This is a predicted structure of a 524-nucleotide part of an RNA (small-subunit ribosomal RNA, 5' domain) from an uncultured bacterium. The coordinates come from a structure-prediction model, not an experiment, and the mean pLDDT is 83. The full RNA is in RNAcentral, with records from SILVA.
[in-house]
Context: one part of a larger RNA
Order: sequence, then structure tokens, then C1' cells
RNA sequence: GGAUGAACGCUAGCGACAGGCUUAACACAUGCAAGUCGAGGGGCAGCAUAGAAGUAGCAAUACUUUGGUGGCGACCGGCGCACGGGUGAGUAACGCGUAUGCAACCUACCUAUCAGAGGGGAAUAACCCGGCGAAAGUCGGACUAAUACCGCAUAAAACAGGGGCACCGCAUGGUGAUAUUUGUUAAAGAAAUUCGCUGAUAGAUGGGCAUGCGUUCCAUUAGGUAGUUGGUGAGGUAACGGCUCACCAAGCCGACGAUGGAUAGGGGAACUGAGAGGUUGGUCCCCCACACUGGUACUGAGACAUGGUCCAGACUCCUCCGGGAGUUAGCAUCAGGGAAUCUUGCGCAAUGGGCGAAAGCCUGACGCAGCGACGCCGCGUGAGGGAUGAAGGUCUGCGGAUCGUAAACCUCUGUAAGCAGGGACGAAUGCCCGAUUUGGUCGGGAGUGACGGUACCUGCAGAGUAAGCUCCGGCUAACUACGUGCCAGCAGCCGCGGUAAUACGUAGGGAGCCAGCGUUGUCC
Repeated sequence: GGAUGAACGCUAGCGACAGGCUUAACACAUGCAAGUCGAGGGGCAGCAUAGAAGUAGCAAUACUUUGGUGGCGACCGGCGCACGGGUGAGUAACGCGUAUGCAACCUACCUAUCAGAGGGGAAUAACCCGGCGAAAGUCGGACUAAUACCGCAUAAAACAGGGGCACCGCAUGGUGAUAUUUGUUAAAGAAAUUCGCUGAUAGAUGGGCAUGCGUUCCAUUAGGUAGUUGGUGAGGUAACGGCUCACCAAGCCGACGAUGGAUAGGGGAACUGAGAGGUUGGUCCCCCACACUGGUACUGAGACAUGGUCCAGACUCCUCCGGGAGUUAGCAUCAGGGAAUCUUGCGCAAUGGGCGAAAGCCUGACGCAGCGACGCCGCGUGAGGGAUGAAGGUCUGCGGAUCGUAAACCUCUGUAAGCAGGGACGAAUGCCCGAUUUGGUCGGGAGUGACGGUACCUGCAGAGUAAGCUCCGGCUAACUACGUGCCAGCAGCCGCGGUAAUACGUAGGGAGCCAGCGUUGUCC
């Protein structure tokens, strides 16, 4: 000098953009953060609606019953909840980065192609009845549906096994055509030109596994290892493998640093530097790991699952003492810790995601607003003229010098702030109508904005509302007076101060930067 997720002191006008718990992976009241589909189903608690019936009443009307309809709480079922969002505790590891391999693998939804969907059955939730419990909840009986569940049929290019043929490779092997042969395995409907269902192949996407190389410090850590290293067989997995097990052998790693200990998420990148290098990994993107602590599996295409299950533990809360509920490293918020880090805001209008045929619903992702000079950038605090060099301050050799064109005064301008009027882009999808085509495309129409009456534009008035901070001995740009008297104090280094201190304090003047300035921490 540059940089910073900064903090502290003094000061502070506006705007755009970006960023904002680095500490206690400490403890959390409250609200929200994952639902959706009635075009899968039985139904009808509530709402709306139409009719009918009944009761009361002369009637208006009121009430009740009735799922008929729009819809729909709860329930069965489907898809999603494995994404998105957070954090960096652990991890020195195939975790990450890079380059390869899988002749050892999986992949819901999506795309293309081929083929198929015949005929049956048994349950169960909801509702109803009853029991237990303070509650959370739970048990029993009876009834019923489905795109829920289970047989049967049909099956091959699928799977398993056998026989021969051709070709290829990288060792195990792989591929192809098979008029070869045996066995096994499927389906669901709906509001029906459509959507869904089943089997198969291929693709796409996403993953899994293996390997080479790279990946902090300590040798004041030198030996480590029994599923350990390898083999055979079996089990397990989507798949290879001591992944697991039985048996057999005695191996395997290590000064090219094993093992142990300390520290740490990794990378793209960021800062600095002429570069080489050094340092860092906050925001954004990719990967990994974690979800109160430890463990377990279930469901599922996918989890060993942050707002799922079970067990154990810690803590908090409720309790009728028998038993239960919860875990913000989601968004806000609160306590605590700390030098220190924001609102219990608005909206799904846009983008994206889930579900749905769609309308649409949900979305603290996201889009915005709020707070704080935390950073960077832009703008302003006026411009021109103006010497009686005014008054006043300071210094003085008392002549004057300086603040100083600075002010006053004259002539102007109108940014920002203020007031008034107008007022967006972000919006096109989607919906309705029509045309053509039936994938969809085109034309027309009525609408849809949180931000926001914001940005922006125009007008009004009027210099009116807007400058500080640090320094002035040398390094280092900038000097005098007074006070103090090795005191009070200053200080980054050298060093100043003991009676004329350009070094302390104040004043005048000056230098530097400027809505900031200085100090401190850290890196180069």
C1' cells in the first nucleotide's frame, strides 16, 4: 500500500447494488415452513343449492328428514414428502478434485418402439354399536367400496436351465442370429377422439461401485495388524468385494513415513503479489457429512429419512402419578454467550417446485419490503461576480501580517430532500370465442402486480434543509502563541516533557481524506 462477513471512537444528507451470529452443532415460548387429487373409492361431519315429505301455524315463516346436485371435514387409495431450505459438529477419508473403468450395477416420473389388459375371489378403514383411559390414545363387535389386496388364464425379445452355430475381446468372459428345448412371471379403470394400467427393449436423467494421481502439521509418534492378508465354498446385495460366515494357508502395511497424536469439511474460487509464491474457503455454484446424543430397521424407484417409525440416554413440559408430549444447524422471534451480526413484515404478481385432465391448491424456495455507513459505487451540501482587503479572531518588530474573495452585497441555477399532478416495465401464460389442425399452431376478446401510487415524468417555492474526522519533531504533506515544568501527559519506531516544548494541553493558522475519518484485529 492492498484486502476484510469486521469491531470500537467521533461524525453523518440522499440513492442504487451487494452482503449481515466468524462466539454456544448453547437452550428455545409462539406462529408459519408439504401437500395435493372427488376425472380412483365408500360416503356425507360442515357449507351452498333444488325438489319432495313431515311437524307447528290461518298464513308468511320456522324446524326436521331425505347425497338429488355443487362441493367436501375425516377415512381407504395414488403421487409427492429422498426435492427445495439449514449447518460445518464429525471426517486426513476414494471424503473431495481430476482422469479412467463397470465384460460387476440400479433408475419413479419423461421420450421412442413392440406387445397386452380374459375371468374370478377374500378382506379392511370410514360410518354404526360397545368397552378402557385424566389425557395422549387404544381395544372389541357388526357392515361396505376401490386404480387397495390375492389366486386362475394368457404369455416373450424378460428371468432360470440345457443343446449346437458364428463373431469378438481385456483374464474372469462378451455379443449376435437361432423354426432348439424345458420351466417361471402381468394387468385397472375413469366423466372415454383422451388420460391412466401391465410386460419388454432402447434413450434421457439421476445415482451406486472400483482404480491411477493430488490433498495440513508432529519422528520429542517406529513399529502396526487375527477378519488381520490371501484362497476355497456358502450367504447377502441392484452390483463387485472379508461385506458376512465355515474351513485352509500365514500373510499384509511401514523411513518413498505405516501406526498414533493434533488440526481441518473438500473444490470452483477469493485476497495479495511483477511473477513464482503466500494466505483464505464468508456470500454464489458443485460434492460430502449431519439433523438433541447413540443405535435400529420399515416403507419406497430412491432414505437407513431435519419438520417419519422403534429402542436407549440427556433435557424441557403436562399429569387424576397409572402414563404421556416435545427437540428451529427451516423463516421470523426470545434467553444466553460475545467486541459483534437484522423484522415474531408483505405476496404467491413473476421464476421454480409438488399434486391435479384442468380450473386451481400448497410453497418462510423465491419475489419484495423493513433494520444497520457493514462494504462498493453515484450524487449533493450551491454557481458567477465581489477590496472600504469590513467587523472580529490570531500573531506582531506596533509599521503591519493573516484568516481572505472568505463574508456581507449583486446576479443566477434548481440536483437531492419537501409539496402537488400524472404514473409504469416487470404480464404472458392460463381462461373465453373462432380458424386450421386434432401433438399443437394462429387470430380476436375480457381479465390477472406483493413491490406500489414505488420508480419515472412534469410543475411549485426557495440558497433556502445537508461537513466532518485525523494529523502538523523526523520517517511524512503541514508552525506559531499561550499554559504546564521529567508534572500532567504523548508515543507505530526513533523518542518528547526537569521555565522560552513546531513532539504534552488549548487557541489561531496549515496539511490530508471526505459522508466519512481515525484506531484495533487478521492476511499478503